RNA sequence: UUCUUAUCCAGAGAAACCGAGGGACAGGCCCUAUGACGUUUCGGCAGCGGGUUCGCUACAUGCGAACACUGUGCUAAUUCCUGCAGAUGCUUUUUUGCAUCUGGAAGAUGAGAA
Numbered sequence: 001u002u003c004u005u006a007u008c009c010a011g012a013g014a015a016a017c018c019g020a021g022g023g024a025c026a027g028g029c030c031c032u033a034u035g036a037c038g039u040u041u042c043g044g045c046a047g048c049g050g051g052u053u054c055g056c057u058a059c060a061u062g063c064g065a066a067c068a069c070u071g072u073g074c075u076a077a078u079u080c081c082u083g084c085a086g087a088u089g090c091u092u093u094u095u096u097g098c099a100u101c102u103g104g105a106a107g108a109u110g111a112g113a114a
Base pairs, nucleotide, nucleotide: 001114002113003112004111005110006109007108008107013042014041015040016039017038021031022030023029025083026082027081028080043075044074045073047072048071049070050069051067052066053065054064055063056062079106084103085102086101087100088099089098090097
């Protein structure tokens, strides 16, 4: 980097340095010299894998729960909202517009594989 798969309406910030952009992309909207983004330090959260313990059990290579011990991740806003398709309702003479829902795409993270 690519592929497969699971999850994404919960949760969790201070300081120092730096100095103008940032929120993946597009539109919207928002954050930002009351210092963003980034880096470092110290905290925090508890998603996934591992580990430990407990419970259930068909006694297993199963299921469930707890623990922040370990790897990774996260710590503004639902993945900030929408993006493509469909359904329903309202609106419009029609075109259309709006709202809700469902599925998908894209993205992020974990695990596995090449």
A computed fold for a 114-nucleotide RNA from Planococcus glaciei, annotated as SAM riboswitch aptamer (S box leader). Rfam family: SAM riboswitch aptamer (S box leader). From the family's description: The SAM riboswitch is found upstream of a number of genes which code for proteins involved in methionine or cysteine biosynthesis in Gram-positive bacteria. The sequence is in RNAcentral, with records from Ribocentre. Taxonomically the source falls in Planococcus (Bacteria, Bacillota, Bacilli, Caryophanales).